[in-house]
RNA sequence: GGAGUGGGUUAGACGGUCGCUGCGGGGGCGUUUCCGCAAGGAGAUGUCUGCGUGGAGGAAAGUCCGGGCUCCGCAGGGCGCGGUGGUGGGUAACGCCCACCGUCCGUGAGGAUCGGGCCAGUGCAACAGAAAGCAAACCGCCGAUGGCCGCGCGAAUGGUCACGGUUUUCGGACCGCGAUCUUCGCACGGCACAGGUAAGGGUGAAACGGUGCGGUAAGAGCGCACCAGCGGACCGGGUGACCGGUUCGGCUUGGUAAACCCCACCGGGAGCAAGACCAAGCAGGAAGGAGUUCGGUUCUUCGGAACCGACGCGGACUUGCCCGGUCCGUUCGUACUUCCGGGUCGGUCGCUUGAGGCGUCGGGCAACCGCCGUCCCAGAGAAAUGACCGUCCACGACAAAACCCGGCUUAUCGACCCACUCCGACA
RNA sequence: GCACCCGUAGCUCAGUUGGUUAGAGCGCAUGCUUGACAUGCAUGAGGUCGCAAGUUCGAGUCUUGCCGGGUGCA
Numbered sequence: 001g002g003a004g005u006g007g008g009u010u011a012g013a014c015g016g017u018c019g020c021u022g023c024g025g026g027g028g029c030g031u032u033u034c035c036g037c038a039a040g041g042a043g044a045u046g047u048c049u050g051c052g053u054g055g056a057g058g059a060a061a062g063u064c065c066g067g068g069c070u071c072c073g074c075a076g077g078g079c080g081c082g083g084u085g086g087u088g089g090g091u092a093a094c095g096c097c098c099a100c101c102g103u104c105c106g107u108g109a110g111g112a113u114c115g116g117g118c119c120a121g122u123g124c125a126a127c128a129g130a131a132a133g134c135a136a137a138c139c140g141c142c143g144a145u146g147g148c149c150g151c152g153c154g155a156a157u158g159g160u161c162a163c164g165g166u167u168u169u170c171g172g173a174c175c176g177c178g179a180u181c182u183u184c185g186c187a188c189g190g191c192a193c194a195g196g197u198a199a200g201g202g203u204g205a206a207a208c209g210g211u212g213c214g215g216u217a218a219g220a221g222c223g224c225a226c227c228a229g230c231g232g233a234c235c236g237g238g239u240g241a242c243c244g245g246u247u248c249g250g251c252u253u254g255g256u257a258a259a260c261c262c263c264a265c266c267g268g269g270a271g272c273a274a275g276a277c278c279a280a281g282c283a284g285g286a287a288g289g290a291g292u293u294c295g296g297u298u299c300u301u302c303g304g305a306a307c308c309g310a311c312g313c314g315g316a317c318u319u320g321c322c323c324g325g326u327c328c329g330u331u332c333g334u335a336c337u338u339c340c341g342g343g344u345c346g347g348u349c350g351c352u353u354g355a356g357g358c359g360u361c362g363g364g365c366a367a368c369c370g371c372c373g374u375c376c377c378a379g380a381g382a383a384a385u386g387a388c389c390g391u392c393c394a395c396g397a398c399a400a401a402a403c404c405c406g407g408c409u410u411a412u413c414g415a416c417c418c419a420c421u422c423c424g425a426c427a
Numbered sequence: 428g429c430a431c432c433c434g435u436a437g438c439u440c441a442g443u444u445g446g447u448u449a450g451a452g453c454g455c456a457u458g459c460u461u462g463a464c465a466u467g468c469a470u471g472a473g474g475u476c477g478c479a480a481g482u483u484c485g486a487g488u489c490u491u492g493c494c495g496g497g498u499g500c501a
Base pairs, nucleotide, nucleotide: 001423002422003421004420005419006418007417008416009415010414012392013391014390015389016388017387018386020055021054022053023052024051026049027048028047029046030045031044032043033042034041035040057398061409062408064407065406066405067404068403069271070270071269072268081267082266083265084264085263086100087099088098089097090096101115102113103112104111105110116262117261121260122259123256124255138201139200140197141196142195145194146193147191148190149189150188152186153185154184155183156182158181159180160179161178163176164175165174166173167172209227210226211225212224213223214222228252230249231248232247233246234245235244236243237242275349276348277347278346284340285339286338287337288336291311293310294309295308296307297306298305299304312330313329314328315327316326317325318324356375357374358373359372361370362369363368393396428500429499430498431497432496433495434494437453438452439451440450446484455471456470457469458468459467477493478492479491480490481489
């Protein structure tokens, strides 16, 4: 200098003007409750306007995991269902994180890993191939052994025939030699029939260890040496997963559980539209609750009933209040008043102080934990962060809370910092 | 905000416990039939199985993460 690996920070900066929103406090104008004869005082609330102060993210996203919180359910146990899956640790918990182990990838820094169990059981493996899970035999090799064929040699108290000899009761019998047949044995050659073989060929993703020597009829862990793998025992190291070594064994027992399944561990359901409190109106329930007074008219079953007027009573309006005035009601348990439970509109709480941030020190390889100090940092309910101007730069991406938190995943213009690796050059 | 479902040709749908050319109907193109059209007949084209990664010898199918569309709950 080039190429890369791992991790972290940041998310335009500064100034000015105007605007939005939460909270605190001040002022103005309304509404309303209580006290008071009144003037007025106290409280609640709405709105307007100044002041102070706070105001989106690293992912606020996806809603994929885990927890808090809330309501419902629940004696205990089992089945079922769902999830997780190397070991040790961290944590409130997790499928997350850290460290380590095994395997794979990379020259390396490093990266990836749903990483328990197919000698508990059941299943699956298209096409090709002889054969696909426990063995099997297409080509090939062999054919030792058995079988068949040929030739040779030998043997037989074997059969048949010919010849010679001996003997005879003349039928034959016996002996010898030769030919031939049969049977048996041995050796050689052939066939590839039974059979042996898993070296070689070929198929496949995958074919029952690899190399060499011996061995064999040909072969084969059939035997041996070395190597790889599996299992058992033992020794050493490690908390452990596991690692290193010694020895023995049979030679090798394939793949697939993100196939059913088995094993171990974990899991009750729903979710802030959870839920709690207050409570107009309407409906319901309970209690209280204003004449049958006087006068007149009509009807009459002669008991009374209906209507009108006056007075009384009750309610509403008018007024600061009383009087007065106007309207309505007056026997129906009606108007009206009080109370009750549930609860609609609506309001309040849940709501943001929290497994919280920052800093020092300590423990731990680390994730993380502990002590102390310090800080308060959105909380809406149609939903708030914006606009303009000036200066500068690298010219600004993905995108915005809605109960809260820990993770994961996905999106993201760039810039900066730290540690490390490989290559090249120079010293 | 919460819970859940779907995605295969231009459209509507199959695809049987994973298996080697991913099919059907409608539509489209060409040819035949007709004087011409419709109908009918024959042939053909057309698919990144929403995307990516993984498991497996092998993925439309199984697993995970994204993308798009839809449904329900006051």
Predicted 3D model of RNase P RNA and transfer RNA as a complex of 501 nucleotides. Rfam match: Bacterial RNase P class A. It is annotated as a ribozyme.